[in-house]
Context: one part of a larger RNA
RNA sequence: UUGGGCGUAAAGGGCGCGUAGGCGGGCUUGUAAGUCCGGUGUGAAAUUCCUGCUUUUAAGGUAGGAAUUGCAUUGGAAACUGCAGGGCUUGAGUGCAGGAGAGGUAAGCGGAAUUCCCGGUGUAGCGGUGAAAUGCGUAGAGAUCGGGAGGAACACCAGUGGCGAAGGCGGCUUACUGGACUGUAACUGACGCUGAGGCGCGAAAGUGUGGGGAGCAAACAGGAUUAGAUACCCUGGUAGUCCACACUGUAAACGAUGAAUGCUAGGUGUAGGAGGUAUCGACCCCUUCUGUGCCGGAGUCAACACAAUAAGCAUUCCGCCUGGGGAGUACGGCCGCAAGGUUGAAACUC
Numbered sequence: 001u002u003g004g005g006c007g008u009a010a011a012g013g014g015c016g017c018g019u020a021g022g023c024g025g026g027c028u029u030g031u032a033a034g035u036c037c038g039g040u041g042u043g044a045a046a047u048u049c050c051u052g053c054u055u056u057u058a059a060g061g062u063a064g065g066a067a068u069u070g071c072a073u074u075g076g077a078a079a080c081u082g083c084a085g086g087g088c089u090u091g092a093g094u095g096c097a098g099g100a101g102a103g104g105u106a107a108g109c110g111g112a113a114u115u116c117c118c119g120g121u122g123u124a125g126c127g128g129u130g131a132a133a134u135g136c137g138u139a140g141a142g143a144u145c146g147g148g149a150g151g152a153a154c155a156c157c158a159g160u161g162g163c164g165a166a167g168g169c170g171g172c173u174u175a176c177u178g179g180a181c182u183g184u185a186a187c188u189g190a191c192g193c194u195g196a197g198g199c200g201c202g203a204a205a206g207u208g209u210g211g212g213g214a215g216c217a218a219a220c221a222g223g224a225u226u227a228g229a230u231a232c233c234c235u236g237g238u239a240g241u242c243c244a245c246a247c248u249g250u251a252a253a254c255g256a257u258g259a260a261u262g263c264u265a266g267g268u269g270u271a272g273g274a275g276g277u278a279u280c281g282a283c284c285c286c287u288u289c290u291g292u293g294c295c296g297g298a299g300u301c302a303a304c305a306c307a308a309u310a311a312g313c314a315u316u317c318c319g320c321c322u323g324g325g326g327a328g329u330a331c332g333g334c335c336g337c338a339a340g341g342u343u344g345a346a347a348c349u350c
Base pairs, nucleotide, nucleotide: 004321005320006319007304008303012318014201015200016199017198021194022193023192025088027086028085029084030083031082033081034080035077036076037075038074039073040072041071042070048066049065050064051063052062053061054060091191092188093187094186095184096183097182098181103177104176105175106174107173108172109171110154115149116148117147118146119145120144121143125136126135162169163168206247207246208245209244210243211242215241216240220236221235222234223233258317259316260315261314262313263312266295267294268293269292270291271290272289273288274287275286276285299306300305323350324349325348332343333342334341335340
């Protein structure tokens, strides 16, 4: 390479939008590029294969045939693919009518708690631990009451509940704004799927500039523990955590499971709709769509398990894997202020 794979053995890109490309619903007419059938020309000879002849046999020699799977040209077929035209509505989208939601951005507001400051009451302890000590306190702490400041996070509700492409999103109000779902079937009429490059988004930590700083807390200091203790425990404590703008671009970015479409037993929760039955009405009950869980059959699987939210049965497109170590390293390129990221080997060794 062929082939086989990617939940856990190596392997799904962190996630989206989308270019090229690849692939693409049903009817009809034409065309004839692909496709199929035939003719002609060419495809040197030797070689190869088959059948004769021949050296008594054989290798060999020799004659004929096949093959030369190709190319060109010409005649025909029209199912499929392509191309061109027409028309369809189920895929896709729009409209209309609805209800749900921590979806996003910005501004404003609220209460509980911690800390600090001021004042009152009050006196000898407080704090901390396995036990202690460092630490705080007679310059009045801790406790308690009243007032004030400031920052950060939003108890209960809260739920394998909801929303979002992922990262993620949770006090309340307002403004602006994205998406999904249900019903209807008015409109467009295949407008679709995927997506190399590309562009954008992307937790935490980290970086730059300027703010902010209550609590927590890398580093650091002290006290303990210990043989030691650069730790675990304790007392402190700076970056940081917060805000604005800019950068970084990585995570066990996980469902360790790419996206899309169709098909394939059921049972039972839950969230959002719609319809029916029933009823005075609300429940209850039944059907159906969308999401989110559990159990389970066929099937699959090395097993575990998965099982309509598939890891089942199929199709399309993309990404990725190919023994362990060396190594996600070196070198080079690209990106970054840096930290570093991305692309990514080999020698050697088992």

Predicted 3D model of a 350-nucleotide part of an RNA (small-subunit ribosomal RNA, central domain) from an uncultured microorganism. It matches the Rfam family "Bacterial small subunit ribosomal RNA". The full RNA is in RNAcentral, with records from Greengenes. The coordinates come from a structure-prediction model, not an experiment, and the mean pLDDT is 86.